Context: one part of a larger RNA
RNA sequence: CCGUGGUUAAGGAACUAGGCAAAUUGACCCUGUAACUUCGGGAUAAAGGGUGCCCACAGUAAUGUGGGCCGCAGUGAAAUGGCGAUGGCGACUGUUUAACAAAAACACAUGGCUUUGCGAAAUCGAAAGAUGAAGUAUAAGGCCUGACACCUGCCCGGUGCCGGAAGGUUAAGAGGAGAUGUUAGAAGCAAUUCGAAGCAUUGAAUUGAAGCCCCGGUAAACGGCGGCCGUAACUAUAACGGUCCUAAGGUAGCGAAAUUCCUUGUCGGGUAAGUUCCGACCUGCACGAAUGGUGUAACGAUCUUCGCACUGUCUCAACCACGAGCUCG
Numbered sequence: 001c002c003g004u005g006g007u008u009a010a011g012g013a014a015c016u017a018g019g020c021a022a023a024u025u026g027a028c029c030c031u032g033u034a035a036c037u038u039c040g041g042g043a044u045a046a047a048g049g050g051u052g053c054c055c056a057c058a059g060u061a062a063u064g065u066g067g068g069c070c071g072c073a074g075u076g077a078a079a080u081g082g083c084g085a086u087g088g089c090g091a092c093u094g095u096u097u098a099a100c101a102a103a104a105a106c107a108c109a110u111g112g113c114u115u116u117g118c119g120a121a122a123u124c125g126a127a128a129g130a131u132g133a134a135g136u137a138u139a140a141g142g143c144c145u146g147a148c149a150c151c152u153g154c155c156c157g158g159u160g161c162c163g164g165a166a167g168g169u170u171a172a173g174a175g176g177a178g179a180u181g182u183u184a185g186a187a188g189c190a191a192u193u194c195g196a197a198g199c200a201u202u203g204a205a206u207u208g209a210a211g212c213c214c215c216g217g218u219a220a221a222c223g224g225c226g227g228c229c230g231u232a233a234c235u236a237u238a239a240c241g242g243u244c245c246u247a248a249g250g251u252a253g254c255g256a257a258a259u260u261c262c263u264u265g266u267c268g269g270g271u272a273a274g275u276u277c278c279g280a281c282c283u284g285c286a287c288g289a290a291u292g293g294u295g296u297a298a299c300g301a302u303c304u305u306c307g308c309a310c311u312g313u314c315u316c317a318a319c320c321a322c323g324a325g326c327u328c329g
Base pairs, nucleotide, nucleotide: 001325002323003322004321005320006319007318008317010315011314014313019310027051028050029049030048031047036041038147052069053068054067055066056065057064058063070074082308083307084306085305087303088302089300090299094106095105111144112143113142114141115140116139122131123130124129148295149294150293151292153225154224155223158222159221160218161217162216163215164214167213168212169211173207174206178202179201180200181199182198185194186193187192226244227243228242229241230240253287254284265281266280267279268278269277
């Protein structure tokens, strides 16, 4: 010097990204216990008192009450929650990146949509077969949501899915009009021309399913949910009007938010002083309703703000113990 442990005047978070670390609290008994609440909780809430030994009294006793004694100190050591107030997120217990992430991510009970009538759908497999299930729609599979409370608006134009089958389009196949090649034969002096049947090569019309076009439905399917101009007797604003476009133009609720760029928005609260925090406002760059919206008691090694207590985190450092530690000797 370092490491580990311990103590510290006065102050007490001034440290720091942040009370990180440390300190405080801590056992048992008695008293007492708020908001809020899903009436279960919250709760060991908070807060306060007691605890040794001796004597007396009461009691069978445990124990209780009163008095006294020693000591710095009586849970005389030890055990072993710091507490409170607010907000965000997620209801909760649970699960997760074995070895940088434990969370607001996943799961979850709940809700919904959808498929499936049993030799079920779905999945594995070439098949046999198996799982589903020794189950049977209060069942099983897929997708989304995520306790509970109050709710869940408008749009089916696009994409998807479901239903429809009149018409259009449409493959192989069926069909075979016609065409071509070949040549027995015929004509001709000849070159050559014509050419039946058969065979071969092609091949029009007609017929021909699903699909697509088409018609309808469907958003807790994928998704989407406007612009400009004017207007009230101060001003400002616009309940109101006009116009263009759209499938329809964002409803309730919430809102500078885990979402707000401008932005440390503005106002209020808290501080002597607050880019964070809390409450409002609404000008929502770019919230919004099961890609769920808004609340919410309880819960959380969650994130965030404040207070009390507490402390060597700090002002500002000092000392002690330990160590085959490092350096010097």
Source information: This is a predicted structure of a 329-nucleotide part of an RNA (large-subunit ribosomal RNA, domain IV) from a Bacteroidia bacterium. The RNAcentral record of the full RNA draws on ENA.